[in-house]
A computed fold for a 340-nucleotide RNA from a Gammaproteobacteria bacterium, annotated as Bacterial RNase P class A. It was read from a public genome assembly, where an Rfam model found it. Its mean pLDDT, the model's own confidence on a scale to 100, is 78. Lineage of the source: Bacteria > Pseudomonadati > Pseudomonadota > Gammaproteobacteria. Of the family's consensus pairs, 97% are formed in the model.
RNA sequence: GAAGUUGGUCGGAUAAUCGCUGGGUAUUUUAUACCGAGAGGAAAGUCCGGGCUCCAUAGAGCGGGAUGCUAGGUAACGCCUAGGUAUGGUGACAUAACGGACAGUGCUGAAGAAAUUUAAACCGCCUGGUGACAGGUAAGGGUGAGAAGGUGCGGUAAGAGCGCACCGCACAUUUGGUGACAAAUGUGGCAUGGUAAACCCCAUCCGGAGCAAGCUCAAAUAGGAUAGCGUUGAUGUGGCUCGCAGAGUUAUCGGGUAGAGUGCUUGAGGUAGUUGGCAACAACUAUCCUAGAUGAAUGAUUAUCAGAUACAGAACCCGGCUUACAGACCAACUUCACUU
Numbered sequence: 001g002a003a004g005u006u007g008g009u010c011g012g013a014u015a016a017u018c019g020c021u022g023g024g025u026a027u028u029u030u031a032u033a034c035c036g037a038g039a040g041g042a043a044a045g046u047c048c049g050g051g052c053u054c055c056a057u058a059g060a061g062c063g064g065g066a067u068g069c070u071a072g073g074u075a076a077c078g079c080c081u082a083g084g085u086a087u088g089g090u091g092a093c094a095u096a097a098c099g100g101a102c103a104g105u106g107c108u109g110a111a112g113a114a115a116u117u118u119a120a121a122c123c124g125c126c127u128g129g130u131g132a133c134a135g136g137u138a139a140g141g142g143u144g145a146g147a148a149g150g151u152g153c154g155g156u157a158a159g160a161g162c163g164c165a166c167c168g169c170a171c172a173u174u175u176g177g178u179g180a181c182a183a184a185u186g187u188g189g190c191a192u193g194g195u196a197a198a199c200c201c202c203a204u205c206c207g208g209a210g211c212a213a214g215c216u217c218a219a220a221u222a223g224g225a226u227a228g229c230g231u232u233g234a235u236g237u238g239g240c241u242c243g244c245a246g247a248g249u250u251a252u253c254g255g256g257u258a259g260a261g262u263g264c265u266u267g268a269g270g271u272a273g274u275u276g277g278c279a280a281c282a283a284c285u286a287u288c289c290u291a292g293a294u295g296a297a298u299g300a301u302u303a304u305c306a307g308a309u310a311c312a313g314a315a316c317c318c319g320g321c322u323u324a325c326a327g328a329c330c331a332a333c334u335u336c337a338c339u340u
Base pairs, nucleotide, nucleotide: 001336002335003334004333005332006331007330008329009328010327012305013304014303015302016301017300018299020038021037023035024034025033026032027031040311044322045321047320048319049318050317051316052210053209054208055207059242060241061240062239064206065205066204067203068202069083070082071081072080073079084098085096086095087094088093099201100200104199105198106195107194108193122141123140124137125136126135127134128133149167150166151165152164153163154162168190169188170187171186172185173184174183175182176181214262215261216260217259224253225252226251227250228249229248235245236244269288270287271286272285273284274283275282276281
């Protein structure tokens, strides 16, 4: 200097004038004056987990669903942190739907001689034979995602773990580690194909519905009609059974009302410091209050800064994941080239 990997920050700020919405204070002719606040890192997707509300007095089983290496963190998780294994990459790193194929079942098409119960022989190699052919072979070639371990040496008629060395595989022991696992030693010529985001088995976990949940006040009516079921038990927040409670309930037709408040923002909250921990994070101390709209509020102008406005607008709240993002900046690490 170039090319990469990982993580983080900003994505507008300041001042003035006018305008919009909530809050506070004062006055009060319900309006005025002043103070201070007012969309995001993803507010998005509605994909997970909860807080909260109701069913509800509330349980068990079956069925169903979710996760899937180990250890921690957390309110909890399918998330995060650290580690292990496998794969990819020169590397920094990235990804993993990462338990079980010796419980069972299914599938393994086509190609190929053959996809295992016994293996098998298309081309080829060796031996015998005039030849047809017979015997041996699975080292070489072909098919394929995958063909009965790999490389080398010896041996053989030609070959083959047939034998040997190393690697690999199986079993046993020892060492290190909380553990997943890793390493070492020994024995043995020795590999029981693959597939579970196929059914299945194993381990752990799981009620449902949702702020249009719910609560209060106001208003109004026809406490209507018909049919079915119902104390021999209707019905009761996913299905079935048991249990518990218990008198209405389902469908169709018809009529009336629908406004206000609350839930609604002080929280598993933010920021800073100290301590512990590799880290995620936890504890303590101090400090701060930072949108609550409801046909839906934050806009316009001027000036300065300057790299400039991309993706895009809260609707009960929070912790995550995923997706979108013009541009600017910071830090650490890896590789290459050159110089010293």